[in-house]
Background:
A computed fold for a 75-nucleotide RNA from a Gemmatimonadota bacterium, annotated as c-di-GMP-I riboswitch aptamer. Lineage of the source: Bacteria > Pseudomonadati > Gemmatimonadota. It was read from a public genome assembly, where an Rfam model found it. It matches the Rfam family "c-di-GMP-I riboswitch aptamer". Rfam describes the family as follows. GEMM was predicted in a large-scale screen for bacterial structured RNA regulatory elements.

RNA sequence: CCAUCGAAACGGCACCCCGGCGGAAACGCCGGUCCGCAAAGCCACGGGUCUCAUCGAGACGGCCGGGCUGCCGAA
Numbered sequence: 001c002c003a004u005c006g007a008a009a010c011g012g013c014a015c016c017c018c019g020g021c022g023g024a025a026a027c028g029c030c031g032g033u034c035c036g037c038a039a040a041g042c043c044a045c046g047g048g049u050c051u052c053a054u055c056g057a058g059a060c061g062g063c064c065g066g067g068c069u070g071c072c073g074a075a
Stems, first nucleotide, its partner, number of pairs: 005073002012037002017032006035062001041068003045065003048060005
């Protein structure tokens, strides 16, 4: 220094719910909240689930797998 790994430390994100906005909806964004998370950062590639203004389109990365990147450094 790198990989694996996840003790400690500095920090980070923000479930459900509430208010506002967008959307046909799932859902997303902003603010509050803080259940949890060592990638709960990003990607819709595979599986899966969800939505329906329609037969095709959309959503979910905090459902699982996979890919890429990142802070710290004990055993």

Source information
The coordinates come from a structure-prediction model, not an experiment, and the mean pLDDT is 90.